[in-house]
RNA sequence: ACGAGAGUUUGAUCCUGGCUCAGGAUGAACGCUGGCGGCAUGCCUAAUACAUGCAAGUGGAACGAUGGAAGAAAUGAAGUCGUCGCGAACGGGUGAGUAACACAUAAUCAACCUGCCUUACAAAGGGGGAUAACCACUGGAAACGGUGGAUAAUACCGCAUAGAGCGAAAUAUGGCAUCAUAUGAAGCGAAAGUGGCUGCAAGGCCACGAUGUAAGAUGGGGUUAUGGCGCAUUAGCUAGUAGGUGAGGAAAAGGCCCACCUAGGUAAUGAUGCGUAGCCGGCCUGAGAGGGUGAACGGCCACAUUGGGACUGAGACACGGCCCAGACUCCUACGGGAGGCAGCAGUAGGGAAUUUUCGGCAAUGGGGGGAACCCUGACCGAGCGAUGCCGCGUGAAUGAAGAAGGUCUUCGGAUUGUAAAGUUCUUUUAUAUAGGGCGAAUAGGCUAUACAGGAAAUGGUGUAGCAGUGACGGUACUAUAUGAAUAAGCCACGGCUAACUACGUGCCAGCAGCCGCGGUAAUACGUAGGUGGCGAGCGUUAUCCGGAAUUAUUGGGCGUAAAGCGUGAGCAGGUGGUACAUUAAGUUUGAAGUGAAAUACGAUUGCUCAACGAUCGUGAGCUUCAGAUACUGAUGAACUAGAGGCUGUAAGGGGUUAGUGGAAUUCCAUGUGUAGCGGUGAAAUGCGCAGAUAUAUGGAGGAACACCGGUGGCGAAGGCGACUAACUGGGGCAGACCUGACACUGAGUCACGAAAGCGUGGGUAGCAAAUAGGAUUAGAUACCCUAGUAGUCCACGCUGUAAACGAUGAGUACUAAUUAUAGGGGGAACUCUGUGAUGAAGCAAACGCAUUAAGUACUCCGCCUGAGAAGUACGUUCGCAAGAAUGAAACUUAAAGGAAUUGACGGGGGCCCGCACAAGCGGUGGAGCAUGUGGUUUAAUUCGACGCAACACGAAGAACCUUACCAGGUCUUGACAUACCGAGCGAAGCUCUAGAGAUAUAGUGGAGGUCUACUCGAGUACAGGUGGUGCAUGGUUGUCGUCAGCUCGUGUCGUGAGAUGUUUGGUUAAGUCCAGCAACGAGCGCAACCCUUGUGUCUAGUUACUAACACGUAAAGGUGAGGACUCUAGACAGACUGCCGAUGCAAGUCGGAUGAAGGUGGGGAUGACGUCAAAUCAUCAUGCCCUAUAUGACCUGGGCUACACACGUGCUACAAUGGCCGGUACAAAGGGAAGCGAAGGGGUGACCUGGAGCGAACCUCAGAAAGCCGGUCUCAGUUCGGAUUGGAGUCUGCAACUCGACUCCAUGAAGCCGGAAUCGCUAGUAAUCGCGAAUCAGCAAAGUCGCGGUGAAUACGUUCCCGGGCCUUGUACACACCGCCCGUCAAGCCAUGAGAGUUGGCAAUACCCGAAGUCUGGAAGGUAACCGCAAGGAGCCUACAGCCUAAGGUAGGGCUGAUGAUUGGGGCUAAGUCGUAACAAGGUACCCCUACGGGAACGUGGGGAUGGAUCACCUCCUUU
Repeated sequence: ACGAGAGUUUGAUCCUGGCUCAGGAUGAACGCUGGCGGCAUGCCUAAUACAUGCAAGUGGAACGAUGGAAGAAAUGAAGUCGUCGCGAACGGGUGAGUAACACAUAAUCAACCUGCCUUACAAAGGGGGAUAACCACUGGAAACGGUGGAUAAUACCGCAUAGAGCGAAAUAUGGCAUCAUAUGAAGCGAAAGUGGCUGCAAGGCCACGAUGUAAGAUGGGGUUAUGGCGCAUUAGCUAGUAGGUGAGGAAAAGGCCCACCUAGGUAAUGAUGCGUAGCCGGCCUGAGAGGGUGAACGGCCACAUUGGGACUGAGACACGGCCCAGACUCCUACGGGAGGCAGCAGUAGGGAAUUUUCGGCAAUGGGGGGAACCCUGACCGAGCGAUGCCGCGUGAAUGAAGAAGGUCUUCGGAUUGUAAAGUUCUUUUAUAUAGGGCGAAUAGGCUAUACAGGAAAUGGUGUAGCAGUGACGGUACUAUAUGAAUAAGCCACGGCUAACUACGUGCCAGCAGCCGCGGUAAUACGUAGGUGGCGAGCGUUAUCCGGAAUUAUUGGGCGUAAAGCGUGAGCAGGUGGUACAUUAAGUUUGAAGUGAAAUACGAUUGCUCAACGAUCGUGAGCUUCAGAUACUGAUGAACUAGAGGCUGUAAGGGGUUAGUGGAAUUCCAUGUGUAGCGGUGAAAUGCGCAGAUAUAUGGAGGAACACCGGUGGCGAAGGCGACUAACUGGGGCAGACCUGACACUGAGUCACGAAAGCGUGGGUAGCAAAUAGGAUUAGAUACCCUAGUAGUCCACGCUGUAAACGAUGAGUACUAAUUAUAGGGGGAACUCUGUGAUGAAGCAAACGCAUUAAGUACUCCGCCUGAGAAGUACGUUCGCAAGAAUGAAACUUAAAGGAAUUGACGGGGGCCCGCACAAGCGGUGGAGCAUGUGGUUUAAUUCGACGCAACACGAAGAACCUUACCAGGUCUUGACAUACCGAGCGAAGCUCUAGAGAUAUAGUGGAGGUCUACUCGAGUACAGGUGGUGCAUGGUUGUCGUCAGCUCGUGUCGUGAGAUGUUUGGUUAAGUCCAGCAACGAGCGCAACCCUUGUGUCUAGUUACUAACACGUAAAGGUGAGGACUCUAGACAGACUGCCGAUGCAAGUCGGAUGAAGGUGGGGAUGACGUCAAAUCAUCAUGCCCUAUAUGACCUGGGCUACACACGUGCUACAAUGGCCGGUACAAAGGGAAGCGAAGGGGUGACCUGGAGCGAACCUCAGAAAGCCGGUCUCAGUUCGGAUUGGAGUCUGCAACUCGACUCCAUGAAGCCGGAAUCGCUAGUAAUCGCGAAUCAGCAAAGUCGCGGUGAAUACGUUCCCGGGCCUUGUACACACCGCCCGUCAAGCCAUGAGAGUUGGCAAUACCCGAAGUCUGGAAGGUAACCGCAAGGAGCCUACAGCCUAAGGUAGGGCUGAUGAUUGGGGCUAAGUCGUAACAAGGUACCCCUACGGGAACGUGGGGAUGGAUCACCUCCUUU
């Protein structure tokens, strides 16, 4: 000094992996809001265009002229014009260009320049000719000139002088190759004065300047090394190019330029090209390493409207200079001119967006000057902007009636909340007034003084004092006054993430960073209250880093998640065995240089603090020098353990070529032989009487090589299988003779490389894409069948891909064992090499791997970075083609994926159960009727229930009522409840009248009359609702299922979900029990306990019973009596695999005995965890919503009973095992008071009358029926069957029309045993027979619930159907197979490829033209200084010519953008269409490569993989 994670894939889990969030930052912008101050900061876009003003001048002490303040004058201030000097190359702006020695760091120049400044030395002599301003004339609109004349200089020009400047050779010394220093001939080469003081003068002194030389300093120039972007879908580039010689040029080296010569130079360590970009100190972020960035401040570079060019100068190829060309703007008299804000302000434009046309030179700095001073949009300040950072404030204390108001509420209250009000204080800030710093130090001036020099003075360098200078500035700061006075918002509140309620809304409106909210109870939308966070700000957006170990050097991976090239050989490169010596490149230690300042960090310190500022310190890197030498490197000389060679030996489907062989298929010929063959799930197409198939013999031809044969062998991989021969590659073992690191890996490269496919030529038996036909099917471009062509085969050539797989790159070393097998060695133990299995440590997300590693390490190569788009497009390379290799993006998306877990599912497997099937018996489905439902109808046909698990269900009773529905008539505090107010005399009942009735009126009546209670009236709270929501609920119920399951605690295993227990082997009706076992126990279920029934005992006997005794009757438990029996109803007993035999470890099973009963004796009640948003708001209860003169309440009538039809459930039948008639026998269980109702009487009968008895073991309903006995009918639509209809009645009831039941007479329909299909039942069961009860006035009951009588058949068995349980397996399912899901087509939207083309941009190439300008040339014109007596010359200027060249033009190409009729695929959307390809054995296992075909998914052929289920077999292993 120092590192945090979270959400999101799943039913859940672990992992991989992306997406998203929390942090920090900003030259920011936008929304809402806004009190003050300090310090910073402010065109990121159009290097777009710019109005206006300012931004570079200054010097009279260089010069000429002008001017004339002042002064008495001499003289002469300010100003003006020009000459001249210095400056204008700084300062200021911008980032267009630039991928470069542009920048950074470090070197270097023995290859350079440097004005002003500093130091030293020397010297400044004597001349000359012009020119501007000015004057005169003159051109032009202007800008700007022209001619003539005059004049000065520190302007210009010769001459003189100049030692150390330039300068050849040689010598000496030194060095770093060219060289440096010293000596050094000829020759070349300077200057300027001005001002002050002093002096009579000559002169002297001082200051500023000028010249030469040598140095310094500063600034610049050149060269070199290293470093920092992207694209290889940019791989080759280069003619002044690379080098040499010579000349030229430059401040200077150099192809910098030119002539000649050579043919080089550069590049995979990325040249060239294209794209992008100013670089750095730094800044942001980060633990760091890194990543991003290059505003402000500082260094460097580049640029100044675009392009080119030079001039001047110390310095420029010059932002506010010049020339030319282009574009643009302005002026113009049309002839011609002027301009360049990327200086400061400012304007327009662009844009989401960026300020004042401010003050001052007071400070700092710069230019000029001797100085005063002038100039300075540098700078210092102010203004504007919450743009950022920092600080302060918006008050403090007290204050419970916990005020009012708001919000919520379970209505009690809670909360806002000490918050407010109130009381007591304070005055920062703001306002007003007054005072008031630092920044000021100077310079120059004045006074005094010191020092050196000087004759002196001016002057120079100092010291002290005086006076003097402030834009900011009405400043900071301080004091006083007033008064809580002047000052709070923004965002959020589902999770991440701190903070919750109400109302509104109702998949709408909307929210959303991710996951996701919203479909009537939204903590997720909107509003309110409350709460949380931050606070003069708060949110949002954009961008960067972080989190992200998500590009992994630190610090990741590649069997299955993305990822090992199909395999080898091998150049470059990378890496490299043992020991020694040398060296010192890497490495390391010390010292030195550099590392600008600012920033950062540490310490100290100044503004009241802080931001901000000051002082001191701290550094990586690079360079140099001197040491160290373990390791790496280099060099030398060695070694043998790596590698290779040699000898011997044995194995092998290793490869190539040639030859040979037998079996089989097919074909041909012939013989025998006759009607079929063939094929399938079943068929058909096909073949066959013209003789097939079958069979025999002979022949032809091609392809493949049975058995052996094996997780056996060989090969680098692909791959290789009859036999023989030839040629040939590789590996193993044994020996330890040779070489001596010769090795490993391996980008590019080269070679090999299944099948399919392609080319040429052969060949073709079988098989067989395509194709044809037949089937199957809804269809069937398929699966199946019959045919059948390419192809399969050979030779030669191409292609270069596969699930080319161990989905596992190569090499080396190390790390337990056991076992099998192949080849060697060894006498053996054992050992070497290969091929397998199990398994330790270890690893791994898990599965698994495990000396043949997926372990531990090292070396090298290849590859990966969410899913889709896509292995696609474009480009390029290869290919005859098919295609291969390389290989994106836009856009879409929050997942995609791996392993394992629990379920569910499978047209997967195993085991087991159930009236599940089978075996039986009887039905339904056909008829008639009853009943329920659907549908239809209707004013209404009230509502609910809909596979099993709705449909004789709610309803155990719709004529009114019920009743919820419809029509009409009525009521509105109400039919019903509570409370309040007022009134009362008169409530209920009964009667009268009107009316369909509700209701209204009148009379009678006499409850109550203080309150309560009753009645009436008015009104308010409210009543009421069978109105909605069973998807808001409680409760209740159904169902799987009376199936045997469902779980928990502790322990153990697993990272975890979970597992274990509960699995396994037996057994059971059963998770019932036993044995075993990392489990041991427990709970809910099972069983048992309960009821009933079957046997017995005891107790008790009335209304029941009657054996013995007695009485008694026509008969009779009728009576006395009895307690034996039956029975009643209470308590016990009994059954437990207890006993015997067999078997078994046991549990248990089988058989037997005993027993009334035997293995749960029969039946019932009893329904685990859960499933179905199952049913019910119309039993009831209830949240919310709705309704309130109606969706409430009352009444009358109607409807729920309709009727073409369809379905369910039943009844009666179709008859003789029967119908009818007569006789006769035996139950159980129930009911009964507004009831059951006997006897007796009447009626054919329903029934009527009657009223005994009975609240019931007493009386009664009540006659049981089938049965049995006898008779009749005789197979017929009947003496079967009874529907329907007519007539007549009975009963209930206010009332039987719609719409009751029953009786009698008459009528006498369909129906002669029921298609497909389907239901129930395993014993006192089915079948059959009657009886009772609830509801109920009556009854549509043939229903339901009970009761007893008679009373069977069959079960071999578990293959199949259905349902269920357990184990196991696969899965892409988890809303769980009614799952998931693929592709075409149709519609809409989006981005993108191709496209006849169209239209821009960029950089080059070739040619044409060629401004300005430097240079060169010749000498046409001009010409003061110098030379010359002169003529003339030198030199200079102009013109001309040439080289180069900007712009421009022409041409063909290159790269790149936009656009384009049409077209290709892709993505997304929504309940479209067609199929169903995949996931289970997905119903033809799936997938890969390839070829052909098809609406589509896809199908088929060839080869390959297992990432295929199931069964069997083989081999190996483990255990016993």